A computed fold for a 1489-nucleotide RNA from an uncultured bacterium, annotated as small-subunit ribosomal RNA.
């Protein structure tokens, strides 16, 4: 000082959430030591039990206890018992002061209660100080003590006596007591002050050791209170009106004073939108806390005020109370009784119980400081100091330092013969003792007073010596001695945030502040080992500031994110032109009081430091008086014209009302006529009309409701809503011009407030052609279609009066002023002769530049720069909803507006992708035109399914289905049954044991294997060594799992034209440009334009093969010309010319030509040319997609299995079979079947091989036989052609299935091979929706070859040649692609997103016939104590008192309404809740915008 979370990513909005700091805290875990603070925050809920307010005998009477004394008895004393107020002293009692302090605690209080600054000419004050006067005289009582009654006690009567500083007369006096007056003087209205005057009333107290202490009156003072006023002091307007003592006056009454305080009369006021009244919540300040501050919170400890003492009321004493530890009275509760009555208030200090997450000892002392009383000793103080409990906070110590690598053991970890890491850590050496234990020693805090002494002088004060007094506490401090000795936890370790690995668990269990972790490899959950913090504490919680500029004064904002009022008139308010003058209220400067200490801050000092404390300063931004400026601002009074307005007269408009209109179209009706069979509608029909005569044309007739063209996406006109045939009348305003005549700031804005306000709708009456919600009906999609689309049609639409007051009432853009680059168009106005053209002034557009926005975008009509006034917004839903009020017609709704709960987002501009049943341009056997097939038959293969013991396993839209499999009888084989091994095969290692291995018989067995016999190395220095072999142990084995852990391959999109970088350059930024636009390509090919220049991976090229030619070579290939030979044959010699092989060139580039174009390039049946625009065909496959495919090809983590999921063998099994479905093969026949005859290929293969030839056989082959490891020999060609023959049929088509009879391969052909022959001869006559290939040597057809293979289910796949076509008009339409672009609420990207009703479960809330509480207030009825009033009988001589009455009140009662909390059958709609239902509303043109 910021971060974290919305998004694929950006930016801004915006709200959630985290990281300081603080606490009177609680809670988990730990816990060694001191100093200094603090401790019921909840129940002002109730108390057991002790203590907190006494004191004075120097005020009296007097003596119960205590002591002393004396005096008596009794004893020998000791001592005991007695008498005696004589002494010290005192219980109780009269009196004096104290008891109003101190101490408690926040209930009530929203208030002169507090703060904070005035007044008081309206007031008091004991004790203290001071001054001035006085204190003579009398009396009568009364409590205790006696004594006697009641009663259980509490108390309480009744008698005699008594006394005072107790209480009462008498007397002197005075003043500033009261009346009354005279004079003088102030001042602030009433008056105040001063000198007199006359009347009238009132004092006293004594004790005494002689020092002294009191006594009364009137002043002063000083302390302390009392009362009034300004300011300033919590929310809620869903509290808007309130008020009868009420506001004001006279009067009289009470007070210490003023005052409706209080009465009586008079008037009828007073508060309030600058927030009365009410309700709800709070004790206020100084202060803590936090913050940069401004503010925000907050009000404990300490200090000030204030209020209250069980709850209400009352007064009394007394300076002071309406009284915490006092009085009477009512309630409630509690405790005691003898039932008659009585006691009592911890919110004093300790302590108990309830509540509570929670908060102390039933301590010790008056030593210090304080108070009270006292002359004083002194008592008395649970105020206060002290200890004690509690890591509750703050501060400070320590728990050890130095060395010390074999980097030990031991744990955990990894890539693991070992290496990191714990860790210099420890062990173990040497210091060192803070603290610790043991022991010594020993405080400051005591100033001072009382006592003695001694001085001073001012003679009652001070100073000086001295004596006594200390709870803490033998404590702190200090010394000796001992010994590392007695002393670490807690939380975290996935970002935010320092710290990371192993294991276990498996969207379980958990965690979590927020984002989020967990569904088999979890640094996020448990342990564990490291590591990070921070420490006697560490973490959790809860609050409160802060970060938050997220209530914006300092310092926000409203076009699209939340948020401009629908408009306009206008009150209060708020702002507000120039000149001058006064004035000083605002403002500003300056002194002056006051702002309490204590707190923060800065100095300095004292505890070893710190916290703490003490001192001095600064601070105390604020309030009040005074003095002085006088620009602005306000008042006050003039005055001015430019602001605003008026006045005459010109022009401009769909501005409003009200009438007319024989205005025209047009639609409906209605009559009449013409005509005849359909009309009308729709993607398509149908409902409906029509032979009763429609629709169609014609003419007249009527009826309402709009007003065509002009007429426009324009323009004008009005506040806004809105306003359009033509005309009349009336009438509002605003533009510009003239005359520059008048008025003189008359302005702006505008909370309330009054008008206006489309369209629906409501009332009352008309009116109804057309249209048309509801209905009705058709009929189309459809799963359904209560829509969409057709025909009718009824409120309404129209009129008139009244209401209603709402809209995306939008420029989503308040009104109003002034400035701030241009450029254009175009309405109205002026000047001008004008079609021009330029000016000005007022509208309406459009572009753009500064500036400005988060950006898109605004930009003189601003969303710029500024001024003033008003409204309005503070996450999203809940919700514009409840509830209350107002409004409205007992409507519809409207205005005004909430919270529980719930989510971590919602929301907005842009960006790049994807996607559209958007849009443009373009290409492909994509259509389309053709040609051939598939779909139907049988058959052969592969799938699904079914079945089985088992029918192994994978592939599964495209891009799985003759696919892996280039070849399942055993074998393969993974599958199943059933027998068997525990290690079969490789390798090592170690251990034991052997000499075999091999062959070979015999037995058992389905075989593997067993079990028995026979046979038997090497090399030696003789210990031993090599091999082999059994056997043990470890290492193995697994086609088990996971392709979603993975390498590697492979499929598609797509042989599609695209995917990118580097520098530039735009953009806050994702990102963009380059790669786009014109054109052209098969292509981001290439040209041309350009803030781009370049470049790479792709496309072309380079490679192979084909088509021509040359060279160079001539064998196994050739054979032309030249010989020689055959019955024929390049057979021979020869020859290299040809074909050919197989090597190396060379040709083809739009090179050249016309055309067309800037260029690229295209055209052109050009010309050459074998070959013409990539010349066929292949190989090559970008950046990436589908978690696309494979763990069974191989490889490989990780996880299971280990007498088995390994391995061996033997049979079966992968070939099963009601069915479905790909994909071929054969075929249906005459373009053809059969029979002879007869021609031509390419590429491969071949020795356990191909085989001529030749012989047997109907044939498959079989027996011989020779060529060939191959341009030499062989396999080996059909389709065609010549030639018959069959004549349209289930056939001379087809051949499937079946029977029989063979060959061959192989150990073996049952399950389950192929062939061959003979015999049988099934289906089928060209295939339904609908769907494949192919555009040239291609389709189509026709054989031949490989591979794999002992043989083969080969129709399959992969190559080769032979013959050898048809057609493209084009790109509208079906796919799939690829550019731009445009829309999105989509990003797992349309197989997306997403809405609502039911149904389920939860949780909060509204209503509700009730119901059950609370507090407040009003009437009425009663009314205690108590003061006040008034009284004749009783008492006193009287004063006065008793009793009695009345007036008010606490409290009780009764009533009838508000308001407010809880409950409430039922009931309303809300929120949450992976995977329920039924649909598809919205997001694209979302399929009906």
């Nucleotide at each position: 000082a910021g971060a974290g979370u919305u998004u694929g990513a950006u930016c801004a909005u915006g709200g959630c959430u985290c990281a300081g700091g603080a606490u009177g805290a609680a809670c988990g875990c730990u816990a060694g030591c001191g100093g200094g603070a603090g401790g019921c925050u909840u129940a002002a809920c109730a108390c057991a039990u002790g203590c907190a307010a006494g004191u004075c005998g120097a005020g009296g009477g007097g003596c119960a206890g205590c002591a002393c004394g004396a005096g008596g008895u009794a004893g020998u004393a000791a001592u005991a018992c007695u008498u005696u107020g004589g002494u010290g002293g005192c219980g109780a009692c009269c009196g004096g002061c104290g008891u109003a302090c101190g101490g408690g605690u926040g209930a009530g209080u929203a208030a002169c209660g507090c703060g904070u600054a005035u007044g008081c000419a309206a007031c008091c004050u004991a004790c203290c100080c001071u001054g001035u006067a006085c204190a003579g005289g009398g009396g009568g009582a009364u409590a205790g003590c006696c004594c006697g009654g009641a009663g259980a006690a509490a108390u309480u009567c009744g008698g005699a006596u008594u006394a005072a500083u107790a209480c009462c007369c008498c007397a002197u006096a005075a003043a500033u007591a009261u009346a009354u007056u005279u004079g003088a003087a102030g001042g602030c209205a009433u008056c105040u002050u001063c000198a007199g005057a006359u009347a009238u009333u009132u004092a006293a107290a004594g004790u005494u050791u002689c020092g002294a202490c009191g006594g009364u009156a009137c002043g002063g003072g000083a302390u302390g209170g009392g009362c009034a006023u300004g300011c300033g002091u919590a929310a809620c307007a869903u509290u808007a009106g309130c008020u009868a003592g009420u506001u004001g006056g006279u009067a009289a009454g009470g007070u210490a004073a003023c005052g409706g305080c209080u009465u009586a009369c008079c008037a009828a006021g007073g508060c309030a939108a600058c927030g009365a009244u009410g309700u709800u919540u709070a004790g206020g300040g100084g202060u803590c806390c936090u913050g940069a501050g401004a503010g925000g919170g907050u009000g404990a400890u300490c200090c000030c005020c204030c209020a209250c003492a069980c709850u209400g009321g009352u007064a009394c004493u007394g300076a002071g109370a309406c009284a915490c530890g006092g009085a009477c009275c009512a309630g409630a509760c509690u405790c005691c009784u003898a039932c008659g009555g009585g006691a009592g208030g911890c919110a004093g200090c300790a302590g108990u119980g309830a509540g509570g997450a929670a908060u102390a000892u039933u301590g010790g002392u008056c030593a210090a400081u304080g108070g009270g009383c006292g002359c004083a000793a002194g008592c008395c103080u649970g105020a206060a100091c002290c200890a004690g409990c509690c890591a509750u906070c703050c501060c400070g110590c320590g728990u050890g330092c130095a060395g010390g690598a074999a980097g030990a053991c031991g744990g955990c970890g990894c890539u693991a013969u070992g290496c990191g890491u714990u860790g210099u850590a420890a062990a173990c050496u040497g210091c060192u003792u803070u603290u610790c234990c043991a022991g010594g020693a020993a405080a400051a805090g005591a100033a001072a007073a009382c006592c003695c002494c001694c001085g001073a002088c001012g003679u009652g004060u001070c100073g000086g010596g001295g004596c006594u007094u200390g709870c803490c506490g033998g404590u702190a401090c200090c010394c000796u001695g001992g010994g590392a000795a007695u002393a670490a936890g807690c939380a975290u370790c996935g970002g935010c945030u320092a710290a990371c690995u192993c294991c276990g668990u498996g969207c379980c269990a958990g965690c979590a502040g927020c984002c989020g972790c967990g569904g088999u490899a979890a640094u996020a959950c448990g342990g564990a080992g490291g590591a990070u913090g921070c420490a006697a504490g560490c973490g959790u919680u809860a609050u409160c500031c802060g970060g938050a500029u997220u209530u914006a004064u300092u310092g926000g904002g409203u076009u699209u994110a939340a948020a401009g009022g629908g408009u306009g008139c206008g009150u209060a308010g708020g702002c507000g032109g120039g000149c001058u003058a006064a004035u000083u209220a605002g403002u500003c400067a300056g002194u002056g009081g006051u702002g309490a200490a204590a707190a923060c801050c800065u100095g300095c000092a004292g505890c070893u430091u710190a916290a703490c404390u003490g001192u001095a300063g600064a601070c105390u931004u604020g309030c009040c008086a005074u003095u002085g400026a006088u620009a602005c601002u306000g008042u006050u009074a003039g005055u001015c014209u430019u602001g605003a307005g008026u006045a005459c007269g010109g022009u401009c408009a769909a501005g409003g009302u009200a009438g007319g209109c024989g205005g025209g179209a047009a639609u409906g009706u209605g009559u009449a006529a013409u005509g005849u069979a359909g009309c009308g509608g729709u993607g398509a029909a149908a409902u409906g009309c029509u032979u009763a005569g429609a629709u169609a044309u014609u003419a007249c007739a009527c009826a309402g409701a709009a007003c065509a063209c002009c007429g426009a996406u324009u323009g004008g006109c009005g506040a806004a809503g809105g306003c359009a045939g033509c005309u009349u009348a009336c009438u509002g305003g605003g533009g510009c011009c003239a005359u520059u005549a008048c008025u003189g700031a008359c302005g702006c804005u505008g909370a309330g407030g009054c008008a206006c306000g489309a369209a629906a709708g409501c009332g009352u009456g008309g009116g109804g052609a057309g249209c048309g919600a509801a209905c009705a009906g058709g009929a189309u999609u459809u799963a359904g279609a209560u829509a969409c689309c057709c025909u009718g049609g009824u409120a309404g639409u129209c009129c008139a009066c009244g209401c209603c007051g709402u809209a995306a009432a939008c420029g989503a853009u308040g009104a109003u002023c002034a400035c701030u680059c241009g450029c254009u168009g175009u309405u109205g106005g002026c000047g001008a002769u004008a079609c021009a053209c330029a000016g000005u002034c007022a509208g309406c557009g459009g572009c753009u530049a500064a500036g400005c926005a988060a950006a898109a975008g605004c930009a003189u009509u601003a969303a710029g720069u500024g001024a003033u006034c008003c409204a309005c917004c503070u996450g999203g839903g809940g919700a514009g909803u409840a509830c209350g009020g107002c409004c409205g017609c007992a409507a519809a709704g409207g205005c005004u507006g909430a919270a529980a709960c719930u989510c971590a987002a919602a929301g907005g501009a842009a960006u790049u992708g994807a996607c559209g049943g958007g849009g443009g341009c373009c290409c492909g056997c994509a259509c389309a035109a053709g040609c051939g097939g598939a779909g139907g038959a049988a058959c052969a293969u592969g799938u699904g399914g079914u079945u089985u013991a088992a029918u192994u396993c994978g592939a599964u839209g495209a891009u799985a289905c003759g696919c892996g499999a280039g070849g399942a009888a055993c074998c393969u084989u993974a599958c199943c049954u059933g027998g068997g091994c525990u290690u079969a095969a490789a390798u090592g290692u170690a251990g034991a044991g052997u000499g075999c291995a091999u062959u070979c018989c015999c037995g058992a067995g389905a075989a593997a294997u067993c079990g028995g016999g026979a046979u038997u190395c090497c090399c030696u220095u003789c210990g031993g060594g090599g091999c082999u072999c059994u056997u043990u142990a470890c290492a193995a084995g697994g086609u088990g799992c996971u392709g979603c852990a993975u390498g590697g391959u492979u499929g598609u999109c797509g042989u599609c034209a695209g995917c990118u970088c580097g520098u530039g350059c735009c953009g806050u930024g994702a990102g963009g440009u380059g790669u786009c636009g014109g054109g052209u390509u098969a292509a981001g090919u290439c040209c041309c334009a350009u803030a781009a220049c370049g470049a790479g991976c792709g496309c072309a090229a380079c490679c192979c093969u084909u088509a021509u030619c040359g060279u160079u070579a001539g064998u196994u290939g050739c054979c032309a010309g030249c010989g020689g030979g055959u019955a024929a044959u390049g057979c021979c010699g020869g020859g290299a010319a040809c074909u050919c092989u197989a090597a190396c060139g060379a040709a083809a580039c739009u090179g050249c030509c016309g055309g067309u174009g800037u260029a690229a390039a295209c055209c052109g049946u050009g010309a050459g040319g074998a070959a013409g625009g990539u010349g066929g065909g292949g190989a090559u496959g970008a950046c990436g997609u589908c978690a696309a495919a494979u763990c069974a090809g191989c490889a490989c983590g990780g996880c299971c299995c280990u007498u088995a999921u390994g391995u061996c063998c033997a049979g079966g099994g992968c070939u099963a079979c009601a069915c479905a479905c790909g994909u071929g093969u054969u075929a249906c026949a005459a373009u053809g079947g059969c029979c002879g005859g007869u021609a031509c290929a390419g590429a491969g293969g071949g020795c356990a091989g191909c085989u001529a030839c030749c012989u047997g056989g109907a044939g498959a082959c079989a027996g011989g036989a020779u060529g060939c490891g191959a341009a030499u020999c062989u396999c080996a060609a059909a389709a065609g052609c010549c030639g018959g023959u069959c004549u349209c049929a289930g056939u001379u088509c087809g051949g499937a299935u079946c029977g029989g009879a063979g060959u061959c391969u192989g150990c073996a052909a049952c399950u389950c091979g192929a062939c061959u022959c003979c015999g049988u001869g099934a289906a089928g006559c060209u295939g339904g929706a609908u769907u494949c290939g192919c555009u040239a040597g291609u389709a189509a057809u026709c054989g031949c070859g490989c591979a794999u293979c002992a043989g083969c289910c080969a129709c399959g796949g992969c190559g080769c040649g032979g013959u050898g076509a048809a057609u493209a008009c084009g790109u509208u339409c079906c796919c799939g692609g690829g550019c731009c672009u445009u829309g999105u609420a989509c990003a797992c990207a349309c197989c997306g997103c997403c809405c609502g009703u039911c149904a389920a479960g939860c949780c909060a809330u509204g209503g509700a016939a009730g119901u059950u509480g609370g507090g407040g207030g009003u009437a009425c009825c009663u009314g205690a104590a108590g003061u006040c009033c008034g009284u004749a009988a009783c008492c006193g001589u009287a004063a006065g008192g008793a009793g009695c009455g009345g007036c008010c009140u606490a409290g009780g009662g009764u009533a009838a309404a508000a308001c407010u909390a809880g409950u409430g059958a039922c009931u309303g709609g809300g929120g949450c809740u992976a995977a329920g239902u039924c649909g598809u509303a919205a997001c694209a043109a979302g399929g009906u915008a």
Rfam family: Bacterial small subunit ribosomal RNA. Gene Ontology terms of the family: structural constituent of ribosome and ribosome. The sequence is in RNAcentral, with records from ENA and SILVA.